A computed fold for a 381-nucleotide RNA from a Desulfobacteraceae bacterium, annotated as Bacterial RNase P class A. The model forms 96% of the base pairs in the Rfam consensus.

RNA sequence: GGAGCAUUCCAGACGGCCGCUGGGUACGCAGUAUCCGGAGGAAAGUCCGAACACCGCAGGGCAGGGUGCUCCGUAAUUCGGAGUCGCGGCGACGUGAAGGAAAGUGCAACAGAAAGCAGACCGCCCCGUUAUCAGCGGGGUAAGGGUGAAACGGUGCGGUAAGAGCGCACCAGUUCCCCGGGUGACCGGGGAAGCUCGGUAAACCCCACCCGGUGCAAGACCAAAUAGGGAAGCGUUCGAGGACGGCCCGUCCGAAGCUUCCGGGUAGGUCGCAAGAGAUGCCGGGCAACCGGCAUCCUGAGAUGAAUGGCCGUCAUCCGCCGCCGUCGGUGAGAACCGGAUGCGGCGGUCACAAAAUUCGGCUUACGGAAGGCUCCGGCC
Numbered sequence: 001g002g003a004g005c006a007u008u009c010c011a012g013a014c015g016g017c018c019g020c021u022g023g024g025u026a027c028g029c030a031g032u033a034u035c036c037g038g039a040g041g042a043a044a045g046u047c048c049g050a051a052c053a054c055c056g057c058a059g060g061g062c063a064g065g066g067u068g069c070u071c072c073g074u075a076a077u078u079c080g081g082a083g084u085c086g087c088g089g090c091g092a093c094g095u096g097a098a099g100g101a102a103a104g105u106g107c108a109a110c111a112g113a114a115a116g117c118a119g120a121c122c123g124c125c126c127c128g129u130u131a132u133c134a135g136c137g138g139g140g141u142a143a144g145g146g147u148g149a150a151a152c153g154g155u156g157c158g159g160u161a162a163g164a165g166c167g168c169a170c171c172a173g174u175u176c177c178c179c180g181g182g183u184g185a186c187c188g189g190g191g192a193a194g195c196u197c198g199g200u201a202a203a204c205c206c207c208a209c210c211c212g213g214u215g216c217a218a219g220a221c222c223a224a225a226u227a228g229g230g231a232a233g234c235g236u237u238c239g240a241g242g243a244c245g246g247c248c249c250g251u252c253c254g255a256a257g258c259u260u261c262c263g264g265g266u267a268g269g270u271c272g273c274a275a276g277a278g279a280u281g282c283c284g285g286g287c288a289a290c291c292g293g294c295a296u297c298c299u300g301a302g303a304u305g306a307a308u309g310g311c312c313g314u315c316a317u318c319c320g321c322c323g324c325c326g327u328c329g330g331u332g333a334g335a336a337c338c339g340g341a342u343g344c345g346g347c348g349g350u351c352a353c354a355a356a357a358u359u360c361g362g363c364u365u366a367c368g369g370a371a372g373g374c375u376c377c378g379g380c381c
Base pairs, nucleotide, nucleotide: 001377002376003375004374005373007371008370009369010368012315013314014313015312016311017310018309020038021037022036023035024034025033026032027031040353044364045363047362048361049360050359051358052215053214054213055212059249060248061247062246064211065210066209067208068207069083070082071081072080073079084098085096086095087094088093099206100205104204105203106200107199121145122144123141124140125139126138127137128136129135153171154170155169156168157167158166172196174193175192176191177190178189179188180187181186219271220270221269222268229262230261231260232259233258234257241253242252243251278297279296280295281294282293283292284291285290318349319348320347321346322345323344324343326342327341328340329338330337331336
C1' cells in the first nucleotide's frame, strides 16, 4: 500500500417565528397563560417465545403439532453463550434440517449383464463333439476389460484347472473390549474378531423430550335504541343443549329451556393505555451469555381516521466539484511534470433505510457514517 474477516457506536446540535399534541400548575363557562415532554435501530417482516386477559376445573387418552450433538443461560423460546463433530476457506472465520439406514417400507433418469444382499456383455479355465484350431453344448469363475456419478473394500504375495479374503502382511471401514483426558458431546492410544452390509429420513417411518385454546379487533364497565318480533325442530329429571382447535371417556352446568332460520335496532362513551422480566452508574462472580448487590431516576410518546410539523440562520458530520502543491508519493540525469494519499481554501447539498397503535425478549431483512481489533498478499527499512 492492497484484499478480506468479525465487533462496537452514532444516525445530529443550538437559536428565532408560526402550528399540532400528552401531562402538571394557576385562573376559569368555553378557554387562556406558563412549565415539563412528544417516532426507530430497525418502529419493518408477522417468523418464534412470553407477560396479561377470557374460557367453572382444564382431568385421562387418541389423532395432530413442535424440537432433535453436548453443557450452561433465561420468564420462556425453534433464542443467546461456550464447545464437539462434519463441510467450505491459505487464513482471520463462516456454516449445518447435527438422533436412527444393522426395525420395516419406499425412491434414484439414461447407460449397463447387473444399482441392495444384484449380476455374466466381452472374457479366463475344465470336459465333450473332433485331431492341437474355428464353431456348438455342459460346468466353474467374478481377479482382467467395458457401461456408469457410484459395480458389494484397496495394494502386494501365496494358492488354484482358472480365479476369489480362499489364506497371509500392511492400510481403510464395521462391531466389541481395555487404558488415559473431559461434567459431556467427544478426543488420544492399544487389542480382538469376522473379512466387509452404498445413498436418501428437508421420503413414509422409528426413538427421546415438549405442547389446553383464543387473542388488546383480548377483556371490563356505562349509557342508549329497537319489534323482550315471527317460524321450525328437539326437550322438560328416562335430560334437549352447553362447557371457544378435532374425536372419545370422565366430570360439571342445565330444576327449563336450547338450537337453527327470517326480520328489526345499536355499532356511542370510559377504562384497558404505559411504573416495567424498566433505565442509568458503580462493585463483585463468570471465558462468555448472564447472575447478584448498592445507589439514582421515572410527567422519559400514548393517538383513535389516527398528534410529534413548516420556514429561516449558525455549527457539526458526511458527499460532490474546483483550486493550491505545503508534506508524502510516482516519472525524470536534472529542470520540470502528474495529482494517487494527506493538508488547506472556496462553492453546492445535509445524510441512507425508513413511521408507534397492548407491552417485552429474540431472529430475519433494508441501509449512510465513525472507531479500533484480527487474517492474508506485495514492497521498503
The coordinates come from a structure-prediction model, not an experiment, and the mean pLDDT is 77.